[in-house]
Predicted 3D model of a 407-nucleotide RNA (Bacterial RNase P class A) from a soil metagenome.
RNA sequence: GACCGGACGGUCGCUCGUCGUUGUCCUCGGAUAAUGACGGGAGGAAAGUCCGAACUCCGCAGGGUAGUGUGCCGGAUAACGUCCGGGAGGGUGCCUCACGCUGGUACAGGUGGGACCAUUCGACGGAAAGUGCCACAGAAAACAUACCGCCUUGGCGGCAACGCCAAGGUAAGGGUGAAAAGGUGCGGUAAGAGCGCACCGCCGUCGCAGUAAUGCGCCGGGCAGGGCAAACCCCACACGGAGCAAGACCAAAUAGGGAGGGAUUCCGGGGCUUCGGUUCUGGAGACGUGCCGGCCCGGCGCGUCACGACCUCCGGGUAGGUCGCUUGAGCCUGGCAGUAAUGUCUGGCCCAGAGGAAUGAUCGUCCUGCCGGAGCAAUCCGGCAGACAGAAUUCGGCUUAUAGGUC
Numbered sequence: 001g002a003c004c005g006g007a008c009g010g011u012c013g014c015u016c017g018u019c020g021u022u023g024u025c026c027u028c029g030g031a032u033a034a035u036g037a038c039g040g041g042a043g044g045a046a047a048g049u050c051c052g053a054a055c056u057c058c059g060c061a062g063g064g065u066a067g068u069g070u071g072c073c074g075g076a077u078a079a080c081g082u083c084c085g086g087g088a089g090g091g092u093g094c095c096u097c098a099c100g101c102u103g104g105u106a107c108a109g110g111u112g113g114g115a116c117c118a119u120u121c122g123a124c125g126g127a128a129a130g131u132g133c134c135a136c137a138g139a140a141a142a143c144a145u146a147c148c149g150c151c152u153u154g155g156c157g158g159c160a161a162c163g164c165c166a167a168g169g170u171a172a173g174g175g176u177g178a179a180a181a182g183g184u185g186c187g188g189u190a191a192g193a194g195c196g197c198a199c200c201g202c203c204g205u206c207g208c209a210g211u212a213a214u215g216c217g218c219c220g221g222g223c224a225g226g227g228c229a230a231a232c233c234c235c236a237c238a239c240g241g242a243g244c245a246a247g248a249c250c251a252a253a254u255a256g257g258g259a260g261g262g263a264u265u266c267c268g269g270g271g272c273u274u275c276g277g278u279u280c281u282g283g284a285g286a287c288g289u290g291c292c293g294g295c296c297c298g299g300c301g302c303g304u305c306a307c308g309a310c311c312u313c314c315g316g317g318u319a320g321g322u323c324g325c326u327u328g329a330g331c332c333u334g335g336c337a338g339u340a341a342u343g344u345c346u347g348g349c350c351c352a353g354a355g356g357a358a359u360g361a362u363c364g365u366c367c368u369g370c371c372g373g374a375g376c377a378a379u380c381c382g383g384c385a386g387a388c389a390g391a392a393u394u395c396g397g398c399u400u401a402u403a404g405g406u407c
Stems, first nucleotide, its partner, number of pairs: 001407004006366007014041013043388001047399002050397005055243004067239005072086005087124001089121005095114005101109003125234002130232002132228003147174002149170009182200006201223001202221003206217004247323004257314005265284008285305008330349003334345004367386008
């Protein structure tokens, strides 16, 4: 890095589908309930919900601003922040070079540089538009700077070597730090310094190669421009929102809404009163309706007697039901194209669709590991354990978890 992630069988259940049987209902073809047989029934991550899409609904003249995201180049793809290939860079290993460092006989170590190869890492546009920040340590963290050291001059001391003080030069050496103002070497110098030179690095013009990122080369320039953009910012590009509890259809009881039809009154008591009424209540009657009944009469019950019961129709919504729902950017085998990601073609296959939410429980045999016992040993007996985790509209990725095993 790739793959598997316990195996076989019995018993009892759960869920979906198909085909039957039986009962019920009707519009006679179905619906529904029970039951039987057969068939299907979690994953590599079903997880996190972090990206990208399909699908659905809502929104949408056009432009700007804000905000968010992405960010080397080319390709793959439905799309992506994913994948493949390439480029440049960082780390590690191997090799090699230099050193005025350390020890030393060879040499080893240390420091610094370089090339090929291997391996590995990643928010890899811009730090020469501007602003800001760079802890601690350190003299100094960006208009450079003098702590130690080195060097020169002067003064003082000293026979001298040299020491002290003052003024200056110096970025080679030490020290601090993640980072110290190009690196190494030679020359040069009082000591030093791109001060000069060679090589490496860097900047610029041009040429060549490459689709491009970029690379190589010639020439010119002693070298400007430290780091941080996962700080603000600048540049380029992209971006409407919500999510299957999306959404669509059917549609009860009860209570609302709209339209139409629409039945019937008296007697009495109490309260309030503006004396018009209003409210509570009793009786009789009438009307409507339910049940008993084949029908009428009758009986029992309920409601109403007028802002209107009751009947008919319409419409919205709830419970409930149906669809969305699993045939799909699908899976397997093989061929072809391509470095690859991937694409394409032939043949074959159908592989969960629940919805308070099925996919389970238990037993036996075997497998793997551990422990104990027996045995010289092979082995046998007994016990324990076998992970992470579980669909819920569906795909493509990423990330995270994972006993054990294979290559």
Its mean pLDDT, the model's own confidence on a scale to 100, is 76. It matches the Rfam family "Bacterial RNase P class A". It is annotated as a ribozyme. Gene Ontology terms of the family: ribonuclease P activity, dimeric ribonuclease P complex and tRNA processing.